[in-house]
């Protein structure tokens, strides 16, 4: 390099209500890489917004001059949450104990349900 797969989990139970897997008690879940084994250290992905190429579509004084899609590759900004105590050369990562976080639309106020997504994607894995 270049092809092929693979790549995100969870609402169970009671209470209120007209209506809630949304609220209220209890429950339950944690992409990738790095580093003593990590949702809460350091980075990266996706969601969101924005650049400026290409590509289409449209105006057009016909000047590769203007708009506007957001298809495609890219850049870039933005987005959460951790102590204690034990072990040990070394853990904010293991152990014990107690916390805390979780995009955007929908909907009675959603990390757990529908929907953009039969997409995209850090990245792993194997071929050649």
């Nucleotide at each position: 390099a270049u092809c092929u797969u693979u790549g995100g989990g969870g609402c169970g139970g009671g209470g209120u209500g007209c209506a809630a897997u949304u609220c209220c008690c209890c429950a339950c879940u944690g992409g990738c890489g790095g580093u003593a084994a990590a949702g809460c250290c350091c980075g990266c992905u996706a969601c969101u917004u924005c650049c400026g190429g290409a590509g289409c579509u449209c105006c057009u004084u016909u000047g590769c001059g203007g708009a506007g899609c957001c298809u495609c590759a890219g850049g870039a900004a933005c987005u959460g949450a951790a102590c204690c105590g034990g072990u040990g050369a070394g853990a904010c990562u293991c152990c014990g104990g107690u916390g805390c976080c979780a995009a955007c639309g929908g909907u009675a106020u959603a990390g757990u349900c529908c929907g953009g997504a039969c997409g995209g994607g850090a990245a792993a894995a194997g071929g050649u």